[in-house]
RNA sequence: UGGAAUCUAAUUUAAUGGCAAAAUAUAUGACUCUGACUCAUAAUAUCUAGGUUCGAUUCCUAGGAUUCCAG
Numbered sequence: 001u002g003g004a005a006u007c008u009a010a011u012u013u014a015a016u017g018g019c020a021a022a023a024u025a026u027a028u029g030a031c032u033c034u035g036a037c038u039c040a041u042a043a044u045a046u047c048u049a050g051g052u053u054c055g056a057u058u059c060c061u062a063g064g065a066u067u068c069c070a071g
Stems, first nucleotide, its partner, number of pairs: 001070007010024004018054001026042005047063005
């Protein structure tokens, strides 16, 4: 420099264009003499900006970050 892929919660994964789901972790409470386990509850997300659409995590464009390949 050229090409390709990926980006969703603190982490790991879901989600035919139609209410953003789950597990782990965290916090609180219950249980316990205490802790662990278990149970209940709660908070935290669609990389950014536009476009298409009645409606976008999903489709299109540009940008950003990461990874890979070639030189």

Source information: This is a predicted structure of a 71-nucleotide RNA (transfer RNA) from an uncultured bacterium. Its mean pLDDT, the model's own confidence on a scale to 100, is 82. RNAcentral holds the sequence, with entries from ENA. It matches the Rfam family "tRNA". It is annotated as a transfer RNA.